[in-house]
Parts: sequence; structure tokens; C1' cells
RNA sequence: UCGCGUGCUCCGGGGUCGGUGAAAUUCCGAGCCGGCGGUGACAGUCCGCGACCCGGCUGCUGCAGGUUGGCAGCCGGUUGACCUGGUGGAAUUCCAGGACCGACGGUGAAAGUCCGGAUGGGAGGCAGCACGCGA
Repeated sequence: UCGCGUGCUCCGGGGUCGGUGAAAUUCCGAGCCGGCGGUGACAGUCCGCGACCCGGCUGCUGCAGGUUGGCAGCCGGUUGACCUGGUGGAAUUCCAGGACCGACGGUGAAAGUCCGGAUGGGAGGCAGCACGCGA
């Protein structure tokens, strides 16, 4: 210095202006944002993964009780949205134009953006640190 292993840490963006209204960062107009791996070439829209949500099993736990609540692990399910033209050997990924999508609960009025579960979880990482092994 490189490779492998183990442990720990780190890693998500966006509500701005105007309008209506008793009330809206939730509606209307314009604007704003885009996790991770893959790919003949750079992706919110391709192929997958994660998150959210639902179910089953097992274990733990709360209550006087259960057709009851909570937590954890494992397994399974569900899970949004793109076209046209151009360049090129190759692009639903680049360029041009026009579109579209965004969990659950809350709220004086309907939320991708506010508040909350979440100081949580988590894909993946040629990110960082420590230790060990090997060359």
C1' cells in the first nucleotide's frame, strides 16, 4: 500500500410569492424537491432494493379479564409516475420540448414540502474509524 473479515460511526431534499376565505405553508395560479444498487451513456418515471402500510408465526410484556393492547425477530403480501424529437455505436438515463408521480396519523380547510411516530427504521456505499488475518 492492497485484499478479506468483524465491530462502531456517518449518509434525504423541498412551502417561496400572489389569490380566495372566518380559518389554508393543506385549496387555486406560478415557483420548489427527488434515498440506494443496476444499466452499452449521467434515471423521481426502465429493472430492482429500502421506507410506509397489511397479514401470519414465534417469543417477551401490560391489564381483574379477553374475540384485548404494546414490543421484538422471522416469513409473506401490497407498493406511484413519460412521452415526442435530436445527437450517438449505444441513452424511456444526455440535449430540446411538453407531461406526470410522491406512505400513514394530525390540522380552524383537503399537505411530496408544516407537525408527529422518528434522538426511530433502513437499502446500499471505491464514506470514515478501530481491531484481526493475509499478500